The prediction has a mean pLDDT of 81. A computed fold for a 72-nucleotide RNA from a Candidatus Uhrbacteria bacterium, annotated as transfer RNA. The organism belongs to Candidatus Uhriibacteriota, within Bacteria. Rfam family: tRNA. By type it is a transfer RNA. From the family's description: Transfer RNA (tRNA) molecules are approximately 80 nucleotides in length. Gene Ontology term of the family: triplet codon-amino acid adaptor activity.
RNA sequence: CGGGCCAUGGCGCAGUGGUAGCGCGCUUGCAUGGGGUGCAAGAGGCCGUGGGUUCAAGCCCCACUGGCCCGA
Numbered sequence: 001c002g003g004g005c006c007a008u009g010g011c012g013c014a015g016u017g018g019u020a021g022c023g024c025g026c027u028u029g030c031a032u033g034g035g036g037u038g039c040a041a042g043a044g045g046c047c048g049u050g051g052g053u054u055c056a057a058g059c060c061c062c063a064c065u066g067g068c069c070c071g072a
Stems, first nucleotide, its partner, number of pairs: 001071007010024004018055001026042006048064005
């Protein structure tokens, strides 16, 4: 310098154009003398940044940033 992949709650991931979900973790309640564990409820992210397309974008396009890999 060129190319590919990735970026979504605290962590690990899903979501292939129509109001963002799962597991773990966290909070509260119940059960227990307490813990573990089980059950129920709840909080927490507008999706790396900026633009574009569209009635509508996490999803499509472009640029940039960061990470990993390949080539030179």